[in-house]
Context: one part of a larger RNA
């Protein structure tokens, strides 16, 4: 920079973050069930054994083996939560000189605004009700 002012929305371009999204990939956590190593524990222990008792036979004690319970890992199915990717899609933000109009600010050229409903490229327009945060007149 003072109306040759200010200013609104659609559209176009670029970039940024973000919502939805058939799904998909992973982390973490959790429920049910399946399976079950080693090990400890319980049972059994006809096989085995130097130490204890016994002269011995045998006993006591222990071990292998077998059975069972618990259980890591693993498996199946299902939840919670977090993150990545995702065709397409919604608006948002930002960006000297793009497009269309001119809605608002003066009575802004149809006073404006609020609520609501319908309509429209867009700002908006129209109806109904409300407000003055309206000019003019008186």
């Nucleotide at each position: 920079c003072a109306c040759c002012g200010c200013c609104c929305g659609u559209c176009a371009c670029a970039c940024c973050a973000u919502g939805g999204g058939a799904g998909u990939u992973g982390g973490u956590u959790u429920g049910a069930c399946c399976u079950u190593a080693a090990g400890c524990c319980g049972g059994u222990g006809a096989g085995c054994g130097a130490a204890c008792c016994g002269c011995a036979a045998g006993g006591a004690c222990g071990c292998a083996g077998c059975c069972g319970a618990c259980c890591a890992c693993g498996g199946u199915c299902g939840g919670g939560u977090c993150a990545g990717c995702g065709a397409c899609u919604g608006g948002g933000g930002u960006g000297a000189a793009g497009u269309c109009g001119u809605a608002a600010c003066a009575a802004g050229g149809u006073a404006g605004c609020c609520g609501u409903a319908g309509g429209g490229g867009a700002a908006c327009c129209u109806g109904c009700g409300g407000c003055u945060g309206g000019a003019u007149c008186a």
A computed fold for a 138-nucleotide part of an RNA from Novacetimonas hansenii, annotated as small-subunit ribosomal RNA, 3' minor domain. It matches the Rfam family "Bacterial small subunit ribosomal RNA". Gene Ontology terms of the family: structural constituent of ribosome and ribosome.